[in-house]
RNA sequence: GGACCCGUAGUUCAACGGUAGAACGUUCGGUUUACAUCCGAAAGGCAGAAGGAUCAUCACCUUCCGGGUCCA
Numbered sequence: 001g002g003a004c005c006c007g008u009a010g011u012u013c014a015a016c017g018g019u020a021g022a023a024c025g026u027u028c029g030g031u032u033u034a035c036a037u038c039c040g041a042a043a044g045g046c047a048g049a050a051g052g053a054u055c056a057u058c059a060c061c062u063u064c065c066g067g068g069u070c071c072a
Stems, first nucleotide, its partner, number of pairs: 001071007010024004018055001026042005048064005
């Protein structure tokens, strides 16, 4: 220098254009003499940034930013 992949909750990941979910973690409650386990509930993300297409986007297009792989 060229090609490709990834970026969504604290973490690991979903969601084939129609108001963003799960598991683990956290907090609260129940159970226990107590802890753990187990059960129930809650909080927590406007989606890497900015434009564009669309009635409507996390999703499609463009450019940047960050990370990774391969080639030279």